Predicted 3D model of a 98-nucleotide RNA (Glycine riboswitch aptamer) from Caloramator sp. The sequence was found by an Rfam model in a public genome assembly. Rfam family: Glycine riboswitch aptamer. Its family is annotated with glycine biosynthetic process in the Gene Ontology. The coordinates come from a structure-prediction model, not an experiment, and the mean pLDDT is 78. The model forms 90% of the base pairs in the Rfam consensus.
RNA sequence: AUGAUGUUAGCGAGAGAUAACCUUUGGUAGCCGAAGAAGCAAAUUUACAUUAGCCAAAUGUAAAGGAAUCUUUCAGGCAAAUAUAUCGCUAAUGGACG
Numbered sequence: 001a002u003g004a005u006g007u008u009a010g011c012g013a014g015a016g017a018u019a020a021c022c023u024u025u026g027g028u029a030g031c032c033g034a035a036g037a038a039g040c041a042a043a044u045u046u047a048c049a050u051u052a053g054c055c056a057a058a059u060g061u062a063a064a065g066g067a068a069u070c071u072u073u074c075a076g077g078c079a080a081a082u083a084u085a086u087c088g089c090u091a092a093u094g095g096a097c098g
Base pairs, nucleotide, nucleotide: 006093007092008091009090010089011088012087013086018029020028021027022026030078031077032076036074037072038071039070044064045063046062047061048060049059050058051057
């Protein structure tokens, strides 16, 4: 001295799904996925076995590794409002890389 991923805050944009029923501050069903949470595909790595005279290579098994806007619906939500993943801008923090 450049200032990445990330984190926090502010502003703006931003869905989906019963203004359900019972008649009681509680139950009963029906739905949504974009707070959060959980699950796994391939690549890749390790070990063992087989083919092979050996190395290499190939195949199979087991373990690790593993994402989401996919799946589950635990949580959350289902008039409007609020909130919400994500995106844009600003500020703070931070200090990868050069």